Source information:
Predicted 3D model of a 101-nucleotide RNA (SAM riboswitch aptamer (S box leader)) from uncultured Asticcacaulis sp. Its Rfam family is "SAM riboswitch aptamer (S box leader)". Rfam links the family to the GO term regulation of gene expression. The organism belongs to Asticcacaulis, within Bacteria.

């Protein structure tokens, strides 16, 4: 930059001490210690590996490189549809996060 995914899954000890959930606003999470680091366990299958078919799929595994473990990317931001309107529903951008090039 360029495909692919983003409604599911997965938690304990220590450690340190005030913010943290990307960014605005919202609404959450925090001293009954968040958020970060360590260190064990997990989750999930982007690489990975093996078998099937070779058009592209499809099944199985988890020693390894990543990720991940409040809340649908925690909701909305931008346009469109529903609707007289507002909410709410529902599609698509925009940002954003992971992999792999």
């Nucleotide at each position: 930059c360029u495909c692919a995914u983003c409604g599911a899954g997965a938690c304990c000890a220590g450690c340190c001490g005030a913010g943290g959930g990307a960014c605005a606003g919202g609404c959450c999470c925090g001293a009954c210690g968040a958020c970060g680091c360590u260190g064990g366990g997990g989750c999930a299958a982007c690489c990975g590996c093996c078998g099937a078919a070779c058009c592209u799929u499809c099944g199985g595994c988890a020693u390894g490189g990543u990720g991940c473990c409040a809340a649908c990317u925690c909701c909305u931001g931008c346009g469109g549809g529903u609707c007289c309107a507002u909410u709410u529903c529902c599609c698509g951008g925009c940002a954003g996060a992971u992999g792999a090039g």